This is a predicted structure of a 476-nucleotide part of an RNA (small-subunit ribosomal RNA, 3' major domain) from Vreelandella aquamarina. It matches the Rfam family "Bacterial small subunit ribosomal RNA". Model confidence (mean pLDDT): 84 of 100.
Context: one part of a larger RNA
RNA sequence: UGACGGGGGCCCGCACAAGCGGUGGAGCAUGUGGUUUAAUUCGAUGCAACGCGAAGAACCUUACCUACUCUUGACAUCCUGCGAAUUUGGUAGAGAUACCUUAGUGCCUUCGGGAACGCAGAGACAGGUGCUGCAUGGCUGUCGUCAGCUCGUGUUGUGAAAUGUUGGGUUAAGUCCCGUAACGAGCGCAACCCUUGUCCUUAUUUGCCAGCGCGUAAUGGCGGGAACUCUAAGGAGACUGCCGGUGACAAACCGGAGGAAGGUGGGGACGACGUCAAGUCAUCAUGGCCCUUACGAGUAGGGCUACACACGUGCUACAAUGGUCGGUACAAAGGGUUGCCAACUCGCGAGAGUGAGCCAAUCCCGAAAAGCCGAUCUCAGUCCGGAUCGGAGUCUGCAACUCGACUCCGUGAAGUCGGAAUCGCUAGUAAUCGUGGAUCAGAAUGCCACGGUGAAUACGUUCCCGGGCCUUGUAC
Numbered sequence: 001u002g003a004c005g006g007g008g009g010c011c012c013g014c015a016c017a018a019g020c021g022g023u024g025g026a027g028c029a030u031g032u033g034g035u036u037u038a039a040u041u042c043g044a045u046g047c048a049a050c051g052c053g054a055a056g057a058a059c060c061u062u063a064c065c066u067a068c069u070c071u072u073g074a075c076a077u078c079c080u081g082c083g084a085a086u087u088u089g090g091u092a093g094a095g096a097u098a099c100c101u102u103a104g105u106g107c108c109u110u111c112g113g114g115a116a117c118g119c120a121g122a123g124a125c126a127g128g129u130g131c132u133g134c135a136u137g138g139c140u141g142u143c144g145u146c147a148g149c150u151c152g153u154g155u156u157g158u159g160a161a162a163u164g165u166u167g168g169g170u171u172a173a174g175u176c177c178c179g180u181a182a183c184g185a186g187c188g189c190a191a192c193c194c195u196u197g198u199c200c201u202u203a204u205u206u207g208c209c210a211g212c213g214c215g216u217a218a219u220g221g222c223g224g225g226a227a228c229u230c231u232a233a234g235g236a237g238a239c240u241g242c243c244g245g246u247g248a249c250a251a252a253c254c255g256g257a258g259g260a261a262g263g264u265g266g267g268g269a270c271g272a273c274g275u276c277a278a279g280u281c282a283u284c285a286u287g288g289c290c291c292u293u294a295c296g297a298g299u300a301g302g303g304c305u306a307c308a309c310a311c312g313u314g315c316u317a318c319a320a321u322g323g324u325c326g327g328u329a330c331a332a333a334g335g336g337u338u339g340c341c342a343a344c345u346c347g348c349g350a351g352a353g354u355g356a357g358c359c360a361a362u363c364c365c366g367a368a369a370a371g372c373c374g375a376u377c378u379c380a381g382u383c384c385g386g387a388u389c390g391g392a393g394u395c396u397g398c399a400a401c402u403c404g405a406c407u408c409c410g411u412g413a414a415g416u417c418g419g420a421a422u423c424g425c426u427a428g429u430a431a432u433c434g435u436g437g438a439u440c441a442g443a444a445u446g447c448c449a450c451g452g453u454g455a456a457u458a459c460g461u462u463c464c465c466g467g468g469c470c471u472u473g474u475a476c
Base pairs, nucleotide, nucleotide: 002476003474004473005472007471008470009469010468011467012466013465015461016460019425020424021423022422023421026316027315028314029313030312031311032310033309034307035306042053043052064302065301066300067299068298069297070296073125077124078123079121080120081119082118083117086103089100090099091098092097107114108113127291128290130289131288132287136285137284138280139279140278141276143274148187149186150185151184152183153182154163155162156161167178168177169176193268194267195266196265198236199235200234201233202232203231208225209224212223213222214221239262242256243255244254245253246252318418322377323376324375325374326373327372328371334365335364336363339358340357344353345352346351384415389410390409391408392407393406394405395404431453432452433451434450435449436448437447
């Protein structure tokens, strides 16, 4: 100088408290451990691993196992020889592959040959998801969006160092003010960026329809309009600017006015010096080491989907603020040509057939659901709950046996609100309700996004956890 203390002081945070809803009990989904296995590929392991890499394992993916194969190789550059390339059919085989067979000769040319491609040969070499993240780059997590981390010159001290950065106020903030042997400066904070909330201007189609007219059973359907909504470009607007009070005549704080919005308006992007030899050699790159008829490469089948068990994260429930049936209303944001698929017909249905429109503010996905209005059930393992199993089907796809999703009929398990313990959330939030997208042939209860309905509580900082500043003790 730091670090640490079941030392002290000050301060902050859904940290506690006050509330609301969960997890822990049940069934299932998913990840992990363990066990099993020929293989159950590998990595991630307190917070900060465990719906994580994986935005999607039937084959492929795939790295694992078994079997069958190849050895200049599946891939790159160079050399030599032959043949353009390419193509038809057959036999054996699980296939890779092996053998036979058919058609066919192109482009450029200085006629030597060349370009592209295929086959064969020799070697230089290829190849490795093999090891080391404790050799590394890059990227990322975390403390933490915490308010800190430093430097130049000066000054003090023999020196390590100190000062500045401490003190008095204040702030979300090392934010600002005052003081001051310090004076300045840098990286952070804030602002500049995006989005949302109000208004104006411009623009008016595919969107809109107030006024005028036409037409219809009805609909912006049509003429037309540019007001309104929306769309998307440019501006305005918020700055403690104004008033009162408190304060040290400061910074600032409290209250008020006006305002769509008030003191950072809400949300996002943005992550200082560093810490954890944190994570990643399996995204990629890369030093070293190792393999080279194999630790490389190809193919088929299997495995990653196993199952006495344990844990994490979720979904669905245990019901009447509910279940079922009928009627009826209101979104936002997305996606679509190898695609989205209207209307019509068939099917109880998943779907099928036929077929219009749309490269989309035009057409389609597309029904929003909770809600509201009626009816029924009347507290029961039930008209709750839906696991499991049997049967019959649909779709995708060479192919659903291992191992897909969905539909219909039947079956109808556990479960009556969950021990110790533990998690999230302070407002359009929690809770609840649906909708879309990426990945994707198919395959979400996960992930990412969107809107609808819409709470309760915060006295306070004694305590638990984490953090910041000052100070004190220390044999570190």